Background: This is a predicted structure of a 72-nucleotide RNA (transfer RNA) from a Deltaproteobacteria bacterium.
[in-house]
C1' cells in the first nucleotide's frame, strides 16, 4: 500500500436504533479476638474523534486517529 478485526469506568467485558449488563478492583458494613475469606450495599461526566441520516445512534453511512493481524 491492500484487506481484516478492534477501541464502552482504572483493568477486563457484553450491548447491533430508544438516556449501558456483568465480574476484577474502590468505598462503608455484616462476621470474626485481630485479620483473611464470605456476604450485603454502594460511587464513577464508560461509549476514540469529526460529520452525515433518523422523532432518537454505542449501534447505520461517510472521513479521520490508534492497536492487532495477514498479504504484497
Nucleotide at each position: 500500500g491492500g484487506c481484516c478485526a478492534g477501541g464502552u469506568a482504572g483493568c477486563c467485558a457484553a450491548g447491533u436504533g430508544g438516556u449501558a449488563a456483568g465480574g476484577c478492583a474502590g468505598a462503608g458494613g455484616u462476621c470474626u479476638g485481630c485479620a483473611a475469606a464470605a456476604c450485603c450495599u454502594u460511587u464513577a461526566c464508560a461509549c476514540g474523534u469529526g460529520g452525515g441520516u433518523u422523532c432518537a445512534a454505542u449501534u447505520c453511512c461517510c472521513a479521520c486517529c490508534c492497536u492487532g493481524g495477514c498479504c504484497u

Rfam family: tRNA. A reference for the family is Hou (1993), "The tertiary structure of tRNA and the development of the genetic code", Trends Biochem Sci. Its mean pLDDT, the model's own confidence on a scale to 100, is 80. Lineage of the source: Bacteria > Pseudomonadati > Myxococcota > Myxococcia.